[in-house]
């Protein structure tokens, strides 16, 4: 300097064109003489950023940044 692969909720992850979801966490509430495990509900995403294409984009295409791994060339 070239390649790839990745970036979704606090956190670990899926979803890869049609109103974004799973577990743990957290909050409420059941159930218990209380706690702890268990159930029930709910709350919380500018899908990394720009722009492009499409009726319609997390998803497909372009650049950027960022994380990671591989190859190389000069000193």
């Nucleotide at each position: 300097g070239c390649c790839c692969a990745c970036g979704u909720a606090g956190c670990g992850c899926a979803g890869c064109g049609g109103u974004a979801g799973c577990g743990c966490a957290c909050a409420a509430u059941c159930u218990u003489g209380g706690u702890a495990a268990g159930g029930u509900u709910g709350g919380g995403g500018u899908c990394a950023c720009g722009g492009g294409u499409u009726c319609g984009a997390u998803u497909c295409c372009c650049g950027u940044c960022g994380u990671g791994g591989g190859c190389u060339c000069c000193a």